A computed fold for a 122-nucleotide RNA from a Bacteroidia bacterium, annotated as SAM riboswitch aptamer (S box leader). The coordinates come from a structure-prediction model, not an experiment, and the mean pLDDT is 84. The sequence was found by an Rfam model in a public genome assembly.
RNA sequence: GAUUUAUAAAGAAGGGUGGAGAGAUCGGGCUCUAUGAAACCCUGGCAACCUGUCUUACUCCUGAGUCAAGGUGCCAAUUCCCGCCAAUUAUCCGGUAUUCCGGGAUUUUGGAGAUAUAAAAU
Numbered sequence: 001g002a003u004u005u006a007u008a009a010a011g012a013a014g015g016g017u018g019g020a021g022a023g024a025u026c027g028g029g030c031u032c033u034a035u036g037a038a039a040c041c042c043u044g045g046c047a048a049c050c051u052g053u054c055u056u057a058c059u060c061c062u063g064a065g066u067c068a069a070g071g072u073g074c075c076a077a078u079u080c081c082c083g084c085c086a087a088u089u090a091u092c093c094g095g096u097a098u099u100c101c102g103g104g105a106u107u108u109u110g111g112a113g114a115u116a117u118a119a120a121a122u
Stems, first nucleotide, its partner, number of pairs: 001122001003120006013043005021032003026083004044075003049071003052067001054065004079114001084111004091104005
């Protein structure tokens, strides 16, 4: 780096260095930022993916819960929102059209893809 599985509407501060950007990429929005962005460092915290502790169910495999010592991770806004597919809302336009078909904007839902994190194996 590619792959597989799981999760992604919850949660989480202060200081130092730094000096203009940041919110994954691309586009459109919107937000944060000299009352100090990114990045790095110290302390603190959140969480429970993996190891570990304890309890429990079970024939085994394994499941459920607890703790938070260790390995990561994370500490603005739903992965900040949308963009791809399908349906859907109350409407607009066109076709001879209250019925049928097509298209536009819009509302909501589901899915895909991408991304992030962990573990596995390569």